[in-house]
Record summary
This is a predicted structure of an 86-nucleotide RNA (c-di-GMP-I riboswitch aptamer). The sequence was found by an Rfam model in a public genome assembly. Its mean pLDDT, the model's own confidence on a scale to 100, is 81.
RNA sequence: UAAAUAAAAAGGCAAACCUGUGGAAACACUGGGACGCAAAGCCAAGGGUCUAAGGUAGACAGAUACUAGGACAGCCGGUUGCCACA
Numbered sequence: 001u002a003a004a005u006a007a008a009a010a011g012g013c014a015a016a017c018c019u020g021u022g023g024a025a026a027c028a029c030u031g032g033g034a035c036g037c038a039a040a041g042c043c044a045a046g047g048g049u050c051u052a053a054g055g056u057a058g059a060c061a062g063a064u065a066c067u068a069g070g071a072c073a074g075c076c077g078g079u080u081g082c083c084a085c086a
Base pairs, nucleotide, nucleotide: 005086012037013036017032018031020029021028022027035074041079042078043077046076047075048072049071050070054067055066056065057064
């Protein structure tokens, strides 16, 4: 110096649920709250998942089906990166 394993310290993030706000919804954000996380930082025009307002089909309407330009990075993936005893 590199790889593997891994302790400690300093900190970081924040699931469910609750409050309020936005949204058609999925969901996001604010304040609480911690299930967990070494990338739970970032990336949605790689795959996957969710929603279906609008659109299309449906004899008019409705039920219903399909559809992302809407979402999810705490699903996989890509990318950058902190500490680091022995």